This is a predicted complex of two RNAs, RNase P RNA and transfer RNA, with 422 nucleotides together. The prediction has a mean pLDDT of 76. Rfam match: Bacterial RNase P class A. The family's RNA type in Rfam is ribozyme.
C1' cells in the first nucleotide's frame, strides 16, 4: 500500500427569525384569549411474514379434523427469532452458507429419449443343440437419459458379476470420547436411483377474531324487504361451550335474526415499558441479575415545518395511528474495530 | 389501521397428481364481391407482475418485493 472479510455506529450540527401539536405554569375569563418555559417520527415509522400483550367470543377437560415447526445443546413472556456446537457446501485465508427428521413403514411420480425407469436383454459377450434359426447364462462393451444393480484396479471365469481381495464412499454393529447432534478405532460384503417446498410417518407446538377490538356517555330521526309469530314451535338425540365428536354444564329453558334504507357526536382503551441510559457481577456468547439515574410524540382531515448565515458539501431510503420483541425488503454518504492475503522495507 | 383476494398475447379468460403454453374477439395477408361488409383458409404475436429457492424439469410447490381489487366501526 492493495485487496478482502466480519462487527459496531452515525443518519446534519450550532445559532437567529416566523409557525404547528398535545400537556403543564399563570394571568384574563369561564363559550375563551394571550403569555410563559421546557417536550414533539425511524432504523427501518415500511412489507403485515411469525410471536406476544391487551380485548371481545358463557375460557371446565379430551379426542379428531386443519395449520405450523423439523442436527443438537442452550437463551428468551414467547417465537419460523437469537447464541454456541454438529455434519455437508463453497473460499488460498480470514469467514460465509445450509426448509439438515425419515425413501429400511406404505403409496404415487419420473414427460421425451432409450431394449428397459425400478425391471429389462436392442446391439453385444459365452455355452449347447436340429447352426440365416431355438434354448440357456452374462450386466463386463456400446448407445439413451438427471438417473441404469456402489467407484477404481488386480485376481477370478466357458463369458462375466462383491464372485473373491486392496483402497475408496455409504450401511449396520460394537467400542473410545462428548450432556447432545456427532465422533476415533473395530468388524460385517451388508449395497436398487430420485423425489418428502407430493402425499404421508414420526417428535413437538397451536381455540377464533382482531383497537374499524372493545367498555361507557350523550343527541336526533324515517321506512321498506324477508325469516318467524306466543292459543306458537322445539325439547334430553333440545340448547350452549364460534370446524365435527366425545364431554361438562343444565330440568323450565331456548327462539328478539338477515338485508335494505335513515341518522352519525364524545370519553376511555392510548402510552411507565418483557422501557431506555450507565455500571458491576454469572456465563465463551444470546441473555440473566443487582444497584444508580430518565420520562422520552400521542393526533382524529390528521402538528413535527419554513428561511437565512457558518461549517468544503447538506444529499439516500423514507414518515408514528393500541403496546412491544424479531425477521425480511429499501437506503446517498460517512466512522471506529478486529482479522485475512498478496508485494515491499527494518 | 386490521383481513381476503388478484397478476398467463392488444382485450376478456381457461390451464391439478409439475412434463405440449391454449380459447374467443381484435391485428395481418390471401380467396369469393364491381367496391364494402360478410365468410372462409392461413399466419403473426408470450419477461406467465418481478427476483431468488426446491426438483432432473416450474405459469403450477416454497420464500421475498411491486402493482391492483374488495371488505370493516357506532346509533334507529
Nucleotide at each position: 500500500a492493495g485487496a478482502g472479510u466480519a462487527a459496531a455506529c452515525c443518519a446534519g450540527a450550532u445559532g437567529g427569525u416566523u409557525g404547528c401539536g398535545g400537556g403543564g405554569a399563570c394571568a384574563u375569563u369561564u363559550u375563551u384569549u394571550g403569555u410563559c418555559a421546557a417536550c414533539g417520527a425511524g432504523g427501518a415509522a415500511a412489507g403485515u411474514c411469525c410471536g406476544a400483550g391487551c380485548u371481545u367470543c358463557a375460557c371446565a377437560g379430551g379426542g379428531c379434523a386443519g395449520g405450523g415447526u423439523g442436527c443438537c445443546g442452550g437463551g428468551u413472556a414467547a417465537c419460523u427469532c437469537c447464541c454456541g456446537g454438529u455434519g455437508g457446501a463453497g473460499g488460498c485465508g480470514a469467514c460465509u452458507c445450509u426448509a439438515a427428521g425419515g425413501a429400511u413403514a406404505g403409496u404415487g411420480c419420473a414427460a421425451c429419449a432409450g431394449a428397459a425407469a425400478u425391471a429389462a436383454a436392442c446391439u453385444g459377450c459365452c455355452u449347447g443343440a436340429u447352426u440365416u434359426u431355438c434354448a440357456g447364462g452374462c450386466g463386463a462393451u456400446g448407445g439413451u437419459g438427471g438417473a441404469a444393480a456402489g467407484g477404481u484396479g488386480a485376481g477370478g471365469u466357458a463369458a462375466g458379476a462383491g464372485c473373491u481381495c486392496a483402497c475408496c464412499g455409504g450401511c449396520g454393529c460394537c467400542c473410545u470420547g462428548g450432556c447432545g447432534a456427532c465422533u476415533u478405532g473395530g468388524c460385517g460384503g451388508c449395497c436398487a436411483u430420485g423425489u418428502a417446498a407430493a402425499c404421508c410417518c414420526c417428535a413437538c407446538c397451536c381455540g377464533a377474531a382482531g383497537c374499524a377490538a372493545c367498555a361507557c356517555c350523550g343527541u336526533a330521526u324515517u321506512g321498506g324487504c324477508u325469516c318467524g309469530c306466543u292459543u306458537a314451535g322445539g325439547c334430553u338425540u333440545a340448547g350452549u361451550c364460534g370446524g365435527c365428536c366425545c364431554g361438562a354444564c343444565g330440568u323450565g329453558c331456548c327462539u328478539u335474526g338477515g338485508c335494505u334504507u335513515g341518522g352519525c357526536g364524545g370519553u376511555g382503551g392510548c402510552u411507565u415499558g418483557a422501557a431506555c441510559c450507565g455500571u458491576a457481577u454469572a456465563g465463551u456468547a444470546a441473555u440473566a441479575u443487582g444497584c444508580g439515574g430518565u420520562c422520552u410524540a400521542g393526533a382524529u382531515a390528521g402538528a413535527u415545518a419554513a428561511u437565512c448565515a457558518u461549517c468544503a458539501a447538506a444529499u439516500a431510503c423514507a414518515a408514528a395511528a393500541c403496546u412491544c420483541g424479531g425477521c425480511u425488503u429499501a437506503u446517498a454518504g460517512g466512522u471506529u474495530u478486529g482479522c485475512u492475503c498478496u508485494g515491499a522495507g527494518u | 389501521g386490521g383481513g381476503g383476494c388478484g397478476u398467463u398475447a392488444g382485450c376478456g379468460c381457461a390451464g391439478u397428481u409439475g412434463g405440449g403454453a391454449g380459447c374467443g374477439c381484435a391485428c395481418a395477408a390471401c380467396a369469393c364481391u364491381g367496391g364494402c361488409a360478410g365468410u372462409g383458409u392461413u399466419g403473426g404475436g408470450g419477461u406467465c407482475a418481478g427476483g431468488g429457492g426446491u426438483u432432473c424439469g416450474a405459469a403450477u410447490c416454497c420464500c421475498c418485493u411491486a402493482c391492483g381489487c374488495u371488505c370493516c366501526a357506532c346509533c334507529a